[in-house]
RNA sequence: AUUUAACAAAGCCAACCUUGGCGUGAGUCAAGUACGGAAAGUCACAGGUCUUUAGUUAGCGAUUGAAGAUGGCUGGGCUGCAUUU
Numbered sequence: 001a002u003u004u005a006a007c008a009a010a011g012c013c014a015a016c017c018u019u020g021g022c023g024u025g026a027g028u029c030a031a032g033u034a035c036g037g038a039a040a041g042u043c044a045c046a047g048g049u050c051u052u053u054a055g056u057u058a059g060c061g062a063u064u065g066a067a068g069a070u071g072g073c074u075g076g077g078c079u080g081c082a083u084u085u
Stems, first nucleotide, its partner, number of pairs: 005085002012037002017032006035072001041078003045075003048070009
């Protein structure tokens, strides 16, 4: 210095819901609130899920293309605190 595990300390984040704002929408921002989280810090690279739009279709659905959302869906990249073993 790195990795894994455990026990502590100081702390950290904030689900659902409510209110207000933004967005056609998925959703998002702020405040309150805590379900939970050892990366629930960060990044849309890969996959999944969701939204909008154009075409195909008599129409719904489905499908093809395009543009988005989701990191608290999964993987992966990068980064971070800490006593003792």
Molecule: c-di-GMP-I riboswitch aptamer
Organism: Methylophaga sp.